[in-house]
RNA sequence: AAUGAAAUAGAAGCGCCUGGACUAAUUCCGAUCGGACUGGGGAUUAGUUGACGAGGAGGAGGUUUAUCGAACAAUCGGCGGAUGCCUCCCGGUUAAAGCGAACCGUCAUCUCUGCUUUAAAGCAUUAAGGUAACUUAAUGGACAAAGAGUAGGGAAUGCUAAUUU
Numbered sequence: 001a002a003u004g005a006a007a008u009a010g011a012a013g014c015g016c017c018u019g020g021a022c023u024a025a026u027u028c029c030g031a032u033c034g035g036a037c038u039g040g041g042g043a044u045u046a047g048u049u050g051a052c053g054a055g056g057a058g059g060a061g062g063u064u065u066a067u068c069g070a071a072c073a074a075u076c077g078g079c080g081g082a083u084g085c086c087u088c089c090c091g092g093u094u095a096a097a098g099c100g101a102a103c104c105g106u107c108a109u110c111u112c113u114g115c116u117u118u119a120a121a122g123c124a125u126u127a128a129g130g131u132a133a134c135u136u137a138a139u140g141g142a143c144a145a146a147g148a149g150u151a152g153g154g155a156a157u158g159c160u161a162a163u164u165u
Base pairs, nucleotide, nucleotide: 014080015079016078017077019076020049021048022047023046024045025044026043027042028041029040052069053068054067058089059088060087061086062085063084090105091104092103093102094101097160098159099158100157109155110154111153112152113151114150115149116148117147123140124139125138126137127136128135129134
């Protein structure tokens, strides 16, 4: 390096890294000052970091800076993906059928109030690994918003021809 076999892993607020930031080694340049301490910039190589959870999927096509808050705020910047959004189809509610309309997505209409829905990281204390940047894990006690569920109140179709309740 190739082939075969086995095991493990196989992610969707998710993955990745050519910029940046940071670390180590080697190396170059240069400055301040009375003295001392401290300290700057560049190159090469090898690395580290680069989103904390909540919520979110009928199908197809299209589209791209796709919801919400937390944080000591590089969580900067970029790439890819994606449950977002738009159109159509299918389906549901507005009592039943058809054609439309509005709003939704199988727990399938909107709205008001209350309640529920374990926030996590950060932080603190430890343990393990690494020269370091940093990584992983455990324990402790906190703190959201949106959405959803539930209870109660309120508001929910136009036309068609015969009907039912």
GlmS glucosamine-6-phosphate activated ribozyme aptamer from Cytobacillus praedii, 165 nucleotides, folded computationally. The sequence was found by an Rfam model in a public genome assembly. Its Rfam family is "glmS glucosamine-6-phosphate activated ribozyme aptamer". Its family is annotated with catalytic activity and regulation of gene expression in the Gene Ontology. The prediction has a mean pLDDT of 76.